[in-house]
Context: one part of a larger RNA
RNA sequence: CUGGGCGUAAAGCGCGCGUAGGCGGACUAUUAAGUCAGAGGUGAAAGUUUGCAGCUUAACUGUAAAAUUGCCUUUGAAACUGGUAGUCUUGAGUACAGUUGAGGUAGGCGGAAUGUGUCAUGUAGCGGUGAAAUGCUUAGAUAUGAUACAGAACACCGAUUGCGAAGGCAGCUUACUAAACUGUAACUGACGCUGAGGCACGAAAGCGUGGGGAGCGAACAGGAUUAGAUACCCUGGUAGUCCACGCCCUAAACGUUGAAUACUCGUUGUUGGCGAUAUACUGUCAGCGACUAAGCGAAAGCAUUAAGUAUUCCACCUGGGGAGUACGACCGCAAGGUUGAAACUC
Numbered sequence: 001c002u003g004g005g006c007g008u009a010a011a012g013c014g015c016g017c018g019u020a021g022g023c024g025g026a027c028u029a030u031u032a033a034g035u036c037a038g039a040g041g042u043g044a045a046a047g048u049u050u051g052c053a054g055c056u057u058a059a060c061u062g063u064a065a066a067a068u069u070g071c072c073u074u075u076g077a078a079a080c081u082g083g084u085a086g087u088c089u090u091g092a093g094u095a096c097a098g099u100u101g102a103g104g105u106a107g108g109c110g111g112a113a114u115g116u117g118u119c120a121u122g123u124a125g126c127g128g129u130g131a132a133a134u135g136c137u138u139a140g141a142u143a144u145g146a147u148a149c150a151g152a153a154c155a156c157c158g159a160u161u162g163c164g165a166a167g168g169c170a171g172c173u174u175a176c177u178a179a180a181c182u183g184u185a186a187c188u189g190a191c192g193c194u195g196a197g198g199c200a201c202g203a204a205a206g207c208g209u210g211g212g213g214a215g216c217g218a219a220c221a222g223g224a225u226u227a228g229a230u231a232c233c234c235u236g237g238u239a240g241u242c243c244a245c246g247c248c249c250u251a252a253a254c255g256u257u258g259a260a261u262a263c264u265c266g267u268u269g270u271u272g273g274c275g276a277u278a279u280a281c282u283g284u285c286a287g288c289g290a291c292u293a294a295g296c297g298a299a300a301g302c303a304u305u306a307a308g309u310a311u312u313c314c315a316c317c318u319g320g321g322g323a324g325u326a327c328g329a330c331c332g333c334a335a336g337g338u339u340g341a342a343a344c345u346c
Stems, first nucleotide, its partner, number of pairs: 004317002008299001012314001014201001016199002021194003025088007033081002035077008048066007091191001092188003095184006103177007110154001114150008125136002162169002206247006215241002220236004258313006266291009295302002319346003328339004
């Protein structure tokens, strides 16, 4: 490069916004860049292929033709792609009217639990385990009651529920703010899809500065267990977990399934709308689930939320190990991250 792939065998970037680029709805007219047809020129020779001929044959050689898939000029065609001009509404967006939700940011408030301080009652144990011990306790613990303070998380509701691009989001309430869906079909009139680079966001852990520190708890200490026990169990306990600001940029960041559009039997549950007057029933739109047909698949399975049938664009894969390592570069305070080989070996 060609061909083939990417849920589980190697392979979908963690996720979005978007530049270049690629691709792009219906109709009319025009143009003639791509495209197609004719003609002319050129496409050296040798080589190659075919016919014929010459050395006794062959290799070899000669000759004629083909080929040279290309380029240039010119004359035409106008379906498709492109350009230009105009029109359209179904894609996309806007408007108006509703609805929905743990979507986001900032503030305020609440109760239960836990821990601690003080006071009171009260007396000898408490705690913990498979059993114990370390630990706490006559300087009065544990338990019970009252009260004050502190920090963190929000039982029940709660659900294959809902929202968000993903990460993720759950007490109540206020302010600000983003979105989706439904209905009307009023407006714009292809304004669209994808997206190399780029930019933004990105759990947990970790880092910097300053706070905070109840519970939990890496490290650490002690007690057990054990042949040992740098563990599992127990008693403590620092960083951390929490807040503000700034970094880090990785995860089994998973649906291990990129985004978008169209098409392709049914059954059933559920969330939010709409339609009639409506609880039932039924229809319809957008989600979230279960089962199943065709089809697909190596199978298990997937199956209108496709892994089916097609199209467009992007990312990625090419035997195992070495290795996501070395070197270089870029980024980072560091930890490290991104990019990413080879020798050798099976």